[in-house]
Context: one part of a larger RNA
RNA sequence: GGAUGAACUCUGGCGGCGUGCUUAACACAUGCAAGUCGAGCGGAGAUACAUCAGAGCUUGCUCUCUAGUGUCUUAGCGGCGGACGGGUGAGUAACGCGUGGGCUACCUGCCUCAUACAGGGGAAUAACCGCGGGAAACCGCCACUAAUACCCCAUGUCACCGAGAGAAGGCAUCUUUUUUCCGAAAAAGGAAAAAUCCGGUAUGAGAGGGGCCCGCGUCUGAUUAGCUGGUUGGUGGGGUAACGGCCUACCAAGGCAACGAUCAGUAGCCGACCUGAGAGGGCGAUCGGCCACAUUGGGACUGAGACACGGCCCAAACUCCUACGGGAGGCAGCAGUGGGGAAUAUUGCACAAUGGAGGGAACUCUGAUGCAGCAACGCCGCGUGAAGGAAGACGGUUUUCGGAUUGUAAACUUCUAUCAACAGGGACGAAAAAAAUGACGGUACCUGAAUAAGAAGCCCCGGCUAACUACGUGCCAGCAGCCGCGGUAAUACGUAGGGGGCAAGCGUUAUCC
Numbered sequence: 001g002g003a004u005g006a007a008c009u010c011u012g013g014c015g016g017c018g019u020g021c022u023u024a025a026c027a028c029a030u031g032c033a034a035g036u037c038g039a040g041c042g043g044a045g046a047u048a049c050a051u052c053a054g055a056g057c058u059u060g061c062u063c064u065c066u067a068g069u070g071u072c073u074u075a076g077c078g079g080c081g082g083a084c085g086g087g088u089g090a091g092u093a094a095c096g097c098g099u100g101g102g103c104u105a106c107c108u109g110c111c112u113c114a115u116a117c118a119g120g121g122g123a124a125u126a127a128c129c130g131c132g133g134g135a136a137a138c139c140g141c142c143a144c145u146a147a148u149a150c151c152c153c154a155u156g157u158c159a160c161c162g163a164g165a166g167a168a169g170g171c172a173u174c175u176u177u178u179u180u181c182c183g184a185a186a187a188a189g190g191a192a193a194a195a196u197c198c199g200g201u202a203u204g205a206g207a208g209g210g211g212c213c214c215g216c217g218u219c220u221g222a223u224u225a226g227c228u229g230g231u232u233g234g235u236g237g238g239g240u241a242a243c244g245g246c247c248u249a250c251c252a253a254g255g256c257a258a259c260g261a262u263c264a265g266u267a268g269c270c271g272a273c274c275u276g277a278g279a280g281g282g283c284g285a286u287c288g289g290c291c292a293c294a295u296u297g298g299g300a301c302u303g304a305g306a307c308a309c310g311g312c313c314c315a316a317a318c319u320c321c322u323a324c325g326g327g328a329g330g331c332a333g334c335a336g337u338g339g340g341g342a343a344u345a346u347u348g349c350a351c352a353a354u355g356g357a358g359g360g361a362a363c364u365c366u367g368a369u370g371c372a373g374c375a376a377c378g379c380c381g382c383g384u385g386a387a388g389g390a391a392g393a394c395g396g397u398u399u400u401c402g403g404a405u406u407g408u409a410a411a412c413u414u415c416u417a418u419c420a421a422c423a424g425g426g427a428c429g430a431a432a433a434a435a436a437u438g439a440c441g442g443u444a445c446c447u448g449a450a451u452a453a454g455a456a457g458c459c460c461c462g463g464c465u466a467a468c469u470a471c472g473u474g475c476c477a478g479c480a481g482c483c484g485c486g487g488u489a490a491u492a493c494g495u496a497g498g499g500g501g502c503a504a505g506c507g508u509u510a511u512c513c
Base pairs, nucleotide, nucleotide: 001513002512003511004510006509007508008507010505013382014381015380016379017378018377019375020374021340026338027337028336030335031334032333035080036079037078040077041076043074044073045072046071047070048069049068053064054063055062056061057060087293088292089291096218097217098216099215100214101213102212103211106210107209108208111206112205113204114203115202116201117200119153120152121151122150130141131140132139133138161183162182163180164179165178166177167176168175169174189198190197191196219265220264221263226256227255228254231253232252233251234250235249236248237247238246268290269289270288271287273282274281275280295316296315297314298313299312318329319328320327321326346372348371349370350369354368355366356365357364358363385415386414387413388412395406396405397404398403419454422448423447424446425445429440457502458501459500460499461498462483463482464481468497469496470495471494472493478485479484
């Protein structure tokens, strides 16, 4: 000098764009953050129409009951989604990350393309009804019912798995190809008047996504020198989507290490960011990619995908409810609270846009997101007026008492209106036939009228280092980044006048180059 997610002192007008718990991965009141589909299914409720029957009388109306039809709502079964999106950086020195390769060792819901198909049957169960238990959470029993829920049979060319035989290639494990036989394995309908649309099953290919392996790179310590028993390799078996000591039985005795193993400490990694002429050093907030975690530890279930933040089970700590028998919970989602701290914001608005989930759609949900609020926390821009104005007023300071300086500064005259304030108008962002649809927002922006009015501070002035005098003080009080000032004329302390620097900021502290 530059930089910062900064903090602190003094001060503070406006706008735009960003940024905002670096500490306790401490504990959390309250609300919201993941639902959706009635065009998969049977019910239930409400309502409109209305048939039969009955009753009443005003004889064409009212009431009751009941097939049925339409509309609306949806607890349950069922489907898809809750593995995305959002948060945090505790752990991790590792194929975790980065980079470049590999998988003849793999998986892939939704989406796209292609081919073939969708025949026949069956048994349940929730809801509902009835009964019962419990303070509650919730649970049990009896009987009934539906499906795109579940099960069985058939078909299944191609394709898939297993077995046998032949041929070609290869040093070999083996690979490719041809042929034969046997075995296993599918389905669902819905909407519509119809056209048609949305689905279903099997297989192949693709796209996108994921899994695994390898080369290289990736902090410090030797005041850590030896480490290792599933350990290193093999064979058989198991397991996985898949290779593999991944697991297991047996066999062999290996494997790693001064090119730093092991141990210990520290740490999420990267694109980036800061600095520097560069080499390098530092750093990993925001934004983007990857990883890990979800009170602590362990486990699996479901599923295309999880060993799953707002799912389940077990254990532990903590908190809450309880009728003491037993139950409930997990903000490192968005706000917010307590605590810790030098220190970090609103229990806001909206789904209008972008994106996501479900749905044929309408639409619903979305603290993702878009916005607003708070904070000079940062960067950028603007303003706090402009021109004229001297026998150089007054006042202040100083003085050699002549003056000098503050100083065109003020007053005064003329002008302007950026911002703020007032009044009027008023968007783009919204969508390709039309109409409708804006949280932001009566915001941005435009116009008008009117007033210099409402808007400047902070640090410094001995040298480094731009800027000097007076008084007070008298090694005192004090200053100080270094050198050093102060003991009676201190340009170094304190105050004043003057001056210098930066400016809505200025200085200090901390950290990095």
Predicted 3D model of a 513-nucleotide part of an RNA (small-subunit ribosomal RNA, 5' domain) from an uncultured bacterium.
The coordinates come from a structure-prediction model, not an experiment, and the mean pLDDT is 83.